Context: one part of a larger RNA
RNA sequence: GGUGCGUGGUGGAUGCCUAGGCGUCGAGAGGCGAUGAAGGACGUGGACAGCUGCGAAAAGCUUCGGGGAGCCGCUAACUGGCUUAGAUCCGAAGAUAUCCGAAUCGGGCAACCGACUGGGGUCAUGCCCAGUAACCUGGAGCUGAAUACAUAGGCACCAGGUGGCCAACCCGGGGAACUGAAACAUCUAAGUACCCGGAGGAAAGGACAUCAAUUGAGACUCUCUCAGUAGCGGCGAGCGAACGGAGAAGAGCCUAAACCAUUCCAGUGUAAGCUUAGGGGCGUUGCUGGAAUGGGGUUGUGGGAUCAUUUAGGAGAGGCCCUAUACUCUCCAUGGAGUUACAAAAUCGAUUGUUAGUAAAAUGGUCUGGAAAGGCCAGCCAUAGAAGGUGACAGCCCUGUAUGCGAAAACAAAUCGAUCUCCAGAGUGACACCCGAGUACCGCAGGGCACGUGAAACCCGGUGGGAAUCUGGGAGGACCAUCUUCCAAGGCUAAGUACUACUCGACGACCGAUAGUGAACGAGUACCGUGAGGGAAAGGUGAAAAGAACCCCGGUUAGGGGAGUGAAAUAGAACCUGAAACCGCGCAUCU
Numbered sequence: 001g002g003u004g005c006g007u008g009g010u011g012g013a014u015g016c017c018u019a020g021g022c023g024u025c026g027a028g029a030g031g032c033g034a035u036g037a038a039g040g041a042c043g044u045g046g047a048c049a050g051c052u053g054c055g056a057a058a059a060g061c062u063u064c065g066g067g068g069a070g071c072c073g074c075u076a077a078c079u080g081g082c083u084u085a086g087a088u089c090c091g092a093a094g095a096u097a098u099c100c101g102a103a104u105c106g107g108g109c110a111a112c113c114g115a116c117u118g119g120g121g122u123c124a125u126g127c128c129c130a131g132u133a134a135c136c137u138g139g140a141g142c143u144g145a146a147u148a149c150a151u152a153g154g155c156a157c158c159a160g161g162u163g164g165c166c167a168a169c170c171c172g173g174g175g176a177a178c179u180g181a182a183a184c185a186u187c188u189a190a191g192u193a194c195c196c197g198g199a200g201g202a203a204a205g206g207a208c209a210u211c212a213a214u215u216g217a218g219a220c221u222c223u224c225u226c227a228g229u230a231g232c233g234g235c236g237a238g239c240g241a242a243c244g245g246a247g248a249a250g251a252g253c254c255u256a257a258a259c260c261a262u263u264c265c266a267g268u269g270u271a272a273g274c275u276u277a278g279g280g281g282c283g284u285u286g287c288u289g290g291a292a293u294g295g296g297g298u299u300g301u302g303g304g305a306u307c308a309u310u311u312a313g314g315a316g317a318g319g320c321c322c323u324a325u326a327c328u329c330u331c332c333a334u335g336g337a338g339u340u341a342c343a344a345a346a347u348c349g350a351u352u353g354u355u356a357g358u359a360a361a362a363u364g365g366u367c368u369g370g371a372a373a374g375g376c377c378a379g380c381c382a383u384a385g386a387a388g389g390u391g392a393c394a395g396c397c398c399u400g401u402a403u404g405c406g407a408a409a410a411c412a413a414a415u416c417g418a419u420c421u422c423c424a425g426a427g428u429g430a431c432a433c434c435c436g437a438g439u440a441c442c443g444c445a446g447g448g449c450a451c452g453u454g455a456a457a458c459c460c461g462g463u464g465g466g467a468a469u470c471u472g473g474g475a476g477g478a479c480c481a482u483c484u485u486c487c488a489a490g491g492c493u494a495a496g497u498a499c500u501a502c503u504c505g506a507c508g509a510c511c512g513a514u515a516g517u518g519a520a521c522g523a524g525u526a527c528c529g530u531g532a533g534g535g536a537a538a539g540g541u542g543a544a545a546a547g548a549a550c551c552c553c554g555g556u557u558a559g560g561g562g563a564g565u566g567a568a569a570u571a572g573a574a575c576c577u578g579a580a581a582c583c584g585c586g587c588a589u590c591u
Base pairs, nucleotide, nucleotide: 001590002589003588004587005586006585007584008583009582015576016540017539020511021510022508023507024506025505026504027503028502029500030499031165032164039100040099041098042055043054044053046078050074051073061094062093063092064091065090066089070082071081072080105114106113107112115132116131117130118129119128120127134162135161136160137159138158139157141155142154143153169200170198171197172196173195174194180187184234210217211216221248222247223246224245225244231239232238252492253491254490255436259295260294261293262292263291264290265289266288267287268286273282274281276324277323278322279321280320300470302435303434304433306430307429308428309427310426311425313332314331315330316329317328318327334424335423336422337421338420346419347418348417349416350415351414352412353411354410355409357405358404359403363378364377365376366375367374379396380395381385387399388398389397441465442464443463444462446460447459448458451477472487473486474485475484476483527534528533547575550562551561552560553559
């Protein structure tokens, strides 16, 4: 020095564990914010570095409930306290809530600096309280151009609103490239990524100017299918429907116009008019145009207006006056409806639920062991044998579980009831008044439709032209005819559908510390970067600290040896197990 056996160190693999993650399902909630948010800075404890909580009233204050013996967070000990006159703790409602931040009195290098106005206080200053941003809308006021009156504009006041944040989902406005086409330009990727605006718990869409095809269907949305079909396509790469069928859900409505009335404005202007008939009376009334409000009206088998006519309870009122007539209006009755659309506010009560809780059955002996929940023996409960804990594996030890019960306060939705609120006709005939205009449609150049200009319909906006009102207009994939079908150019609308930052519950042939979140631990921390940004490592003594009194060596160390605890200390805090590499020691053997 090699090899072998044994025994250690180092190291932290492996096994076991789980405080943390991941995913799915169900329910809830789907927002917070000028009443100052989200997020922070700085403070705040007897002593306090960090985390947590809180805000100068500062690990907290008040009230009302729950609860019932301990408590002063993580966090031990000390010093002091609180508590059956009910603390700590849990829930509901309040108070307080520094400074920054939309940040909003002005400024500013966020958490700072500097003001003004009014009020309080003081002899006075310091001091204390409140207010003072911008924009929009409404109200009421002062002022005030071109331009005489006026208007626009300006100023200050009052009231209301907006602003900022937030995971995805949604709608709208803009909108790539890499890539694929085995190159590349049309095309594709893709209306994707990304940017901007806006909204809601969903959004969007929606009550046919839709389809269909000679039979018909009947808003919209979503799913399955039709179907990788018909088609589109340098007919390349690729893109890719609809009709129809089956389901989920189900809900329909309001206006514009014609016409009438009222009010106002302008024009015209003394004849008409004032329901009708008769008599009397009136005369800034009538007519035309416009605006506002109310009535009316809403459809495709065309509908409505107007006029005439038929039919449908009771009472009252109305017009210039009287009588009669009809008409209009109001109230009651009858019938119906209503708070998400269809008109709009709601209030109260009952039931139910959420936010604390509460009751909850049934076991002993013995053996092994440090410890019984294990073995053996003998029992019991079960609408409870889910689960977790307890010194090893517990239905009957503890927490729970099945099943019942429960709210002073706040909140939520549904149902019912009451109050309240709203609505009410239908037919026939005549007439030809209305039925959404720079619209439909056409030309040009584009975009969207599965559809790349194509035979290219349909939809949308740009630009130039530019209709009709039912004897009208659109569509049925150029166009025309016939036929069929629908009624544009105004608006609202639940459900079925999408998503999950957040709360609660349940589950997993999901992970188990190089895994699972980046993060099981004071993690978006330490650290790196001027910055945008990047971004770790790090879990485990033991059943219980019983965490090693005392003695010895040593520097009043570190570390170790005894002693002691413990089942175990080769479980001693660098602490479960403790592999390998690597480094020793002892023995044997070979050279």
Overview:
The prediction has a mean pLDDT of 82. The part of an RNA shown here (large-subunit ribosomal RNA, domain I) has 591 nucleotides and comes from a Deltaproteobacteria bacterium. It was read from a public genome assembly. Rfam family: Bacterial large subunit ribosomal RNA. Its family is annotated with ribosome and structural constituent of ribosome in the Gene Ontology.